RNA sequence: GCCGGGGUGGCGGAAUGGUAGACGCAGCGGAUUCAAAAUCCGCCGAUGAAUAAUCGUGAGAGUUCGAGUCUCUCCCUCGGCA
Numbered sequence: 001g002c003c004g005g006g007g008u009g010g011c012g013g014a015a016u017g018g019u020a021g022a023c024g025c026a027g028c029g030g031a032u033u034c035a036a037a038a039u040c041c042g043c044c045g046a047u048g049a050a051u052a053a054u055c056g057u058g059a060g061a062g063u064u065c066g067a068g069u070c071u072c073u074c075c076c077u078c079g080g081c082a
Base pairs, nucleotide, nucleotide: 001081002080003079004078005077006076007075010025011024012023018065027043028042029041030040031039045055046054047053058074059073060072061071062070
């Protein structure tokens, strides 16, 4: 240099162009216990007083009524070829 895969909450990892973050781990609150472990229930991206509202899938742009998903450029990373 060329070709291909990947980048999504603290971590792993789903999501057919139609509620973003399922599910698990970690964390927090509660139940249970003499106390704990285990188990069960709830919460758990950001700003915010908030259950409002707005924003949020590596960065930027485009297509679309609608983009994590399709297109283009760039960045990072893994593999192959030279």
Description:
Transfer RNA from an uncultured Gammaproteobacteria bacterium, 82 nucleotides, folded computationally. The sequence was found in a public genome assembly.